A computed fold for a 1364-nucleotide RNA from a metagenome, annotated as small-subunit ribosomal RNA. The coordinates come from a structure-prediction model, not an experiment, and the mean pLDDT is 84. It matches the Rfam family "Bacterial small subunit ribosomal RNA". Its family is annotated with structural constituent of ribosome and ribosome in the Gene Ontology.
[in-house]
RNA sequence: GGACGGGUGAGUAAUACAUCGGAACGUGUCCUGAAGUGGGGGAUAACGCAUCGAAAGAUGUGCUAAUACCGCAUAUACUCUGAGGAGGAAAGUAGGGGAUCGAAAGACCUUAUGCUUUUGGAGCGGCCGAUGUCUGAUUAGCUAGUUGGUAAGGUAAUGGCUUACCAAGGCGACGAUCAGUAGUUGGUCUGAGAGGACGGCCAGCCACACUGGGACUGAGACACGGCCCAGACUCCUACGGGAGGCAGCAGUGGGGAAUUUUGGACAAUGGGCGCAAGCCUGAUCCAGCAAUGCCGCGUGAGUGAAGAAGGCCUUCGGGUUGUAAAGCUCUUUCAGUCGAGAAGAAAAGGUUGUGACUAAUAAUCAUAACUCAUGACGGUAUCGACAGAAGAAGCACCGGCUAACUACGUGCCAGCAGCCGCGGUAAUACGUAGGGUGCGAGCGUUAAUCGGAAUUACUGGGCGUAAAGGGUGCGCAGGCGGUUCUGUAAGUCAGAUGUGAAAUCCCCGGGCUUAACCUGGGAACUGCGUUUGAAACUACAGAGCUAGAGUGUGGCAGAGGGGGGUGGAAUUCCAUGUGUAGCAGUGAAAUGCGUAGAGAUAUGGAAGAACAUCGAUGGCGAAGGCAGCCCCCUGGGUUAACACUGACGCUCAUGCACGAAAGCGUGGGGAGCAAACAGGAUUAGAUACCCUGGUAGUCCACGCCCUAAACUAUGUCAACUAGUUGUCGGGUCUUAUUAGACUUGGUAACGUAGCUAACGCUAAGUGCUCCGCCUGGGGAGUACGGCCGCAAGGUUGAAACUCAAAGGAAUUGACGGGGGCCCGCACAAGCGGUGGAGCAUGUGGUUUAAUUCGAUGCAACGCGAAGAACCUUACCUGGCCUUGACAUCCGGGGAACCCUCAGAGAUGAGGGGUGCCGCGAGGAGCCCCGAGACAGGUGCUGCAUGGCUGUCGUCAGCUCGUGUCGUGAGAUGUUGGGUUAAGUCCCGCAACGAGCGCAACCCUUGUCCCUGGUUGCCAGCAUUUCGGAUGGGAACUCCAGGGAGACUGCCGGUGAUAAACCGGAGGAAGGUGGGGAUGACGUCAAGUCAUCAUGGCCCUUAUGGCCAGGGCCACACACGUGCUACAAUGGGCGGUACAAAGGGCAGCCAACCCGCGAGGGGGAGCCAAUCCCAGUAAGCCGCUCGUAGUCCGGAUUGGAGUCUGCAACCCGACUCCAUGAAGUCGGAAUCGCUAGUAAUCGCGGAUCAGCACUGCCGCGGUGAAUACGUUCCCGGGCCUUGUACACACCGCCCGUCACACCAUGGGAGUUGGCGGCACCAGAAGCGGGUAGCCUAACCUUCGGGAGGGCGCUUGCCACGGUGU
Repeated sequence: GGACGGGUGAGUAAUACAUCGGAACGUGUCCUGAAGUGGGGGAUAACGCAUCGAAAGAUGUGCUAAUACCGCAUAUACUCUGAGGAGGAAAGUAGGGGAUCGAAAGACCUUAUGCUUUUGGAGCGGCCGAUGUCUGAUUAGCUAGUUGGUAAGGUAAUGGCUUACCAAGGCGACGAUCAGUAGUUGGUCUGAGAGGACGGCCAGCCACACUGGGACUGAGACACGGCCCAGACUCCUACGGGAGGCAGCAGUGGGGAAUUUUGGACAAUGGGCGCAAGCCUGAUCCAGCAAUGCCGCGUGAGUGAAGAAGGCCUUCGGGUUGUAAAGCUCUUUCAGUCGAGAAGAAAAGGUUGUGACUAAUAAUCAUAACUCAUGACGGUAUCGACAGAAGAAGCACCGGCUAACUACGUGCCAGCAGCCGCGGUAAUACGUAGGGUGCGAGCGUUAAUCGGAAUUACUGGGCGUAAAGGGUGCGCAGGCGGUUCUGUAAGUCAGAUGUGAAAUCCCCGGGCUUAACCUGGGAACUGCGUUUGAAACUACAGAGCUAGAGUGUGGCAGAGGGGGGUGGAAUUCCAUGUGUAGCAGUGAAAUGCGUAGAGAUAUGGAAGAACAUCGAUGGCGAAGGCAGCCCCCUGGGUUAACACUGACGCUCAUGCACGAAAGCGUGGGGAGCAAACAGGAUUAGAUACCCUGGUAGUCCACGCCCUAAACUAUGUCAACUAGUUGUCGGGUCUUAUUAGACUUGGUAACGUAGCUAACGCUAAGUGCUCCGCCUGGGGAGUACGGCCGCAAGGUUGAAACUCAAAGGAAUUGACGGGGGCCCGCACAAGCGGUGGAGCAUGUGGUUUAAUUCGAUGCAACGCGAAGAACCUUACCUGGCCUUGACAUCCGGGGAACCCUCAGAGAUGAGGGGUGCCGCGAGGAGCCCCGAGACAGGUGCUGCAUGGCUGUCGUCAGCUCGUGUCGUGAGAUGUUGGGUUAAGUCCCGCAACGAGCGCAACCCUUGUCCCUGGUUGCCAGCAUUUCGGAUGGGAACUCCAGGGAGACUGCCGGUGAUAAACCGGAGGAAGGUGGGGAUGACGUCAAGUCAUCAUGGCCCUUAUGGCCAGGGCCACACACGUGCUACAAUGGGCGGUACAAAGGGCAGCCAACCCGCGAGGGGGAGCCAAUCCCAGUAAGCCGCUCGUAGUCCGGAUUGGAGUCUGCAACCCGACUCCAUGAAGUCGGAAUCGCUAGUAAUCGCGGAUCAGCACUGCCGCGGUGAAUACGUUCCCGGGCCUUGUACACACCGCCCGUCACACCAUGGGAGUUGGCGGCACCAGAAGCGGGUAGCCUAACCUUCGGGAGGGCGCUUGCCACGGUGU
């Protein structure tokens, strides 16, 4: 000297840190000043010897030195003091030497360096104060050395720092105490700033050094690499006992997502010691490891279009990768090889000179010149040479945010995802590829902070309805406060000054080739202190004022409050009378009451509660609230005019008081009403709604509770900001009867500006004061804790977890067992059906080798299908084909075609046959063969599509432009008053116009006219075979062309004089004359990939193509649509009459003949107003049947036939004979129709060889009934209203239960941590005491003493223990 340097941040919320101050202190080394350094003494380590111990080490004995230790002398200064005095130091070492002394050593002198005492300083340290420094009040009271004083002790020093005594203080809502968390600052990140978060590197301070306690030494420590004790742990041990402390540098283990070398050097910088040389220094300087960060550089540059190849995409044309590559021409950083090679180093040292000191030419110091040594990094930086584009690019992303797109694969799988969200067969969102974008030796992810976030709002937010005004008042503290003057100067403002460490940030320079980095200067550090000044504002002090506030006087209104009394009506009950069978109750009933006399009625009585009318957007009150009348007590308000006080005011955390209803306690009271409860109903149930009863309660007194949608969802005070109207009080003036004007205080309605997200608001506007409250939804006003309460509960009031929303206002729709208006065969009024039977037909289901497919509420089901025996045909079985049955292209050949055989046929084999046009080159169509491009698919997806269609619905709606209104979505127009079939029209209107729809225009039908007159017609004339047959006619019918006609045009009434409606006339027709065609914007992912077309996918000797046979026709069953019936308004037989519209040449088919008939033969006519189908039927006239399973009904079955067709077995239609089933009018339910309609009767046609025709589409004949009306059912339109719905009520959505899991509360308890209090205990140490033992220096009268040590003891106290 190890108290520096180095490490770490455990503790610490103040014994800390930051900033600014302060006084009662210390200080080694350093600087400065003063003084001294004289003369003595006794030990002891090392060492030797001996002993003990395993060791660590210890002990005894003997010798010795000092700058180690101790007296004495001296004392400038220093300390104490009673001012006389007293106390108290030191050490030498080294160099030199002239005179003097000495035998010598040396003395002596001197220099240097020490040493001692001391002054002042610098730097450092200790102490004190002020201000600032995280969160929690579910921590509100804390404190006995605690606060102060006196005295003493203690310290370097102040101080309860310690002790004794005295007093009872001290801190705290401006947050004490307690709990949690945390080293602090300069600064760092972010941010426009204000702020917010953080405190790694660097720098300042603090704390710590295995954990706890303690002192020693020292200038400085209660000491990281010192000591003692206790504890935990590790190690050694001979078991007796010892040793240790990496939060120093490396390194190891462990933990962890994760963090380096057991390197070199003291060369530089710095530190310690030393006179110095030098030694020490894991401080430091370097190197190593890690893309961890920042910065710089490279991986090449120029040219190069055949836009190569390859890849990818493609509309198959091309595009893109892409000047990219290759090729050509260059360059050589970096890496590589070879060579050269720094700065960092100058002090120190040496020599010489000069100066200072000195007696001195020693020595030392300062300085100048010369000279010499020293490099870890490192042969590193740097430079040169050489060769050659040579060795050097990745990562993320490409749906939006957000720059960047395609293909394939996959098919709600695999996966992606920051948020929204992608993926269910065309994924720019997954995976891969191509391409692109961004950054680049990096890129992306994860974690974290600030920002955006005005989303804690100081700058800079809000509270009517989104979260948010306390239920109301009074009021202490606090905050804020009218007007004038004077003063002060706390706030405030200005100047000066001290400080705000350095680094960092910023600016200007400088140094590394640049930069990062380093460095000089400046600015800044927004702060704090001191000082000077100003005096407007705030504050404070003083003096005033009257406009705020208050007091006095006279009036006025009032369900304001408390107490006492009193009144009538009603209800119920009681008594009595009259009187008889019901009353009561409901949607309807029942329970209930009543013949033991109810209800009703009359009289009398009792009791309790509430006060009709007046009565009101009326009055009063702070709110809750307050209502018959009278009296007493009492609060507040308001008004008029004057007087007085002189800011006395406003708000208000905590606090205090009041506080509806329900509820609680005690005692009363109890008529009515009425939770609970009981019974009756309703209902699937009905612990409800309805009914009959009925107890708490409702009422009173006293005491609690303290909450409400306690709402105006709007705190209080005062000021300002257009108006108009109503009403309740007071006053003045005019009128003097109403009434009016002005003023003041309330209470309402409308409304300009302004505000608002909008709705709305005279405040919710404008500015001010104070208080309360809010910060996503749920969990939750819950849990725990506290406080209050008798309880019920109230108040204060979280978190875990979970969601991506919850919410407000408004808009458009849709919906409502909301409202208003209106329409429709929607209901009602009628007629006829279906549902029961048989059959037909379609569907489901089942079956099957197949029963092909599609259509499925209305809006599928006699539908696609206007013709399934084969074909159709798509299905099944079997047999075959593979460039194919069909299209285009190429090559070769041949005409086509006909015949025969085999086979179920497709097909196979064989034979015959050789065309047309041509300018003889060839060409056209047809057929065969071959190869490949391709064909083909009724395979899938109608949820990829076009087209077409259905439906709401022939409903009256749907929109646009411009304008206007609204922040906007949107509104207006289009709503309103009328009217209509109609958004039809009229009127009104911030709308004015327009479009698609409606209507009309079109077709048909109904009347008339004109024209025309065959195949149609025939009035008159003539003929006649009596048939418009013939002549003739053109009138009529009819046909088919063109016109007319109907428009609310006319009249009357109603209405707004309009639109229009009602009635009438005329008219063939009258108010769209009847019917049809015509279907707005859209809805239903409606239907159709099997009409057709088409994207994608799939099959390609088959999912394509051909053929035969089968199937689509099955049959326990269910449904839809029809036909025929059940009969007499009918059946049968006979006779007889009147249509329309159609069709016909692969056709319709006459006459005539045959057949009972279907039909066959026959052949005239007709390409049709000519001929044919073709006879209409119901009807009418007769006869018969007589209510029956029939003379109804016709199914089914047997037999015999006809026709079509290649072919009627599965599986055709028709005819004849025979057979003669069910069925006697149809349950619940349900359909059509409003006039030439329903009903009923027949006729025709399409498809078609034929046919299941009872279907469909048309045609005519006969020909009704009913509609009061819009309450109800269904559907629709307009307006309006509510909405938590928007996939739009087939919506949305609530709760229980079961199981599993997550988070939390309670829980008999159990365990751990931290802390308080009380007690026990007491190591080391320090302080005190001291009987025992020991003891060199000093004193001594030599006995001893002083002093010291050991020991013992005591006070404090760590660990530990006990209780709470």